[in-house]
Context: one part of a larger RNA
RNA sequence: CUGGGCGUAAAGCGCGCGUAGGUUGGAGGAUAAGUCUUAUGUGAAAGCCCUGGGCUCAACCUGGGAACUGCAUAGGAUACUGUUUUUCUAGAGUAUGGUAGAGGGAAGUGGAAUUUCCGGUGUAGCGGUGAAAUGCAUAGAUAUCGGAAGGAACAUCAGUGGCGAAGGCGACUUUCUGGACCAAUACUGACACUGAGGUGCGAAAGCGUGGGUAGCAAACAGGAUUAGGUACCCUGGUAGUCCACGCUGUAAACGAUGAGAACUAGAUGUUGGUGGGCUUAGAACCUACUUGUAUCGUAGCUAACGCGUUAAGUUCUCCGCCUGGGGAGUACGGCCGCAAGGCUAAAACUC
Numbered sequence: 001c002u003g004g005g006c007g008u009a010a011a012g013c014g015c016g017c018g019u020a021g022g023u024u025g026g027a028g029g030a031u032a033a034g035u036c037u038u039a040u041g042u043g044a045a046a047g048c049c050c051u052g053g054g055c056u057c058a059a060c061c062u063g064g065g066a067a068c069u070g071c072a073u074a075g076g077a078u079a080c081u082g083u084u085u086u087u088c089u090a091g092a093g094u095a096u097g098g099u100a101g102a103g104g105g106a107a108g109u110g111g112a113a114u115u116u117c118c119g120g121u122g123u124a125g126c127g128g129u130g131a132a133a134u135g136c137a138u139a140g141a142u143a144u145c146g147g148a149a150g151g152a153a154c155a156u157c158a159g160u161g162g163c164g165a166a167g168g169c170g171a172c173u174u175u176c177u178g179g180a181c182c183a184a185u186a187c188u189g190a191c192a193c194u195g196a197g198g199u200g201c202g203a204a205a206g207c208g209u210g211g212g213u214a215g216c217a218a219a220c221a222g223g224a225u226u227a228g229g230u231a232c233c234c235u236g237g238u239a240g241u242c243c244a245c246g247c248u249g250u251a252a253a254c255g256a257u258g259a260g261a262a263c264u265a266g267a268u269g270u271u272g273g274u275g276g277g278c279u280u281a282g283a284a285c286c287u288a289c290u291u292g293u294a295u296c297g298u299a300g301c302u303a304a305c306g307c308g309u310u311a312a313g314u315u316c317u318c319c320g321c322c323u324g325g326g327g328a329g330u331a332c333g334g335c336c337g338c339a340a341g342g343c344u345a346a347a348a349c350u351c
Base pairs, nucleotide, nucleotide: 004322005321006320007305008304012319014201015200016199017198021194022193023192025088026087027086028085029084030083031082033081034080035077036076037075038074039073040072041071042070049065050064051063052062053061054060091191092188093187094186095185096184097182098181099180103177104176105175106174107173108172109171110154115149116148117147118146119145120144121143125136126135162169163168206247207246208245209244210243211242215241216240220236221235222234223233258318259317260316261315262314263313266296267295268294269293270292272290273289274288275287276286277285300307301306324351325350326349333344334343335342336341
């Protein structure tokens, strides 16, 4: 390279948007670039291959043929691909009317609890553990009642419930705003899918500047434990956790499963919607279709485990990635970053 692969063996970019590129629905016409066909020219000779001849044979020499799978020109074919044109509505989208939702941004508000402070009651302990001690407390603690301050998080509802591309999102109100789904029509008429580079978002920790700091708590200190104990347990406690703006760009960023499309038995829940039945009506219940989600399971697949209409089944399009273990996601170089570091990414050597 041809291949073979990527849930768990090596391997799906953390996730979007999107450029180039690749791929791309039905019908008719035109064209004839790709494609197919015929002819002509050319494709040196030698060699190879086939078949004759000459050296006693052979090597060797020599005649003829084939081949030279190519290129150019001309004539023709038009199914497919391409180009162009007309048209269609099944893909995609728009409009109208509804629905559910912790989807996102901003502003405001609330109650419970912890802590601290002030005041009242009250007296000797409290706290903590396996047991203790450090610690707090007669300068009145713990407990309890009233008041105040401040920060952070939002019990119950709450659910293999919901929303979001992923990260993620949970008190309430207002406001701005993205997406999804459903029903029936109307409209646009292939406007689509994927996506190298690129660009945006991206938990926690960390960094910069300025705030804030109730609780918790790396580091640190003390008390225990222990042979020791730079730990596990306890008492304290600073960064941090919170806010604003900026940076970082990584995670077991996991469904360890890229995106889109089509096809292929079912069963049982559940979320949203619509229709029908029942009902005076509503609720509840039953039922059909549809959207999302969960469990089981047939065929099939799989090394097995398992997956199984939300596929890891059967196919198509596009992208990413893998190629024995270690060395190593390291060195060097480059790019990015304030730094920490990130991205790209080897080799010697060794088994």

Small-subunit ribosomal RNA, central domain from a metagenome, 351 nucleotides, folded computationally.
The prediction has a mean pLDDT of 89.
The full RNA is in RNAcentral, with records from SILVA.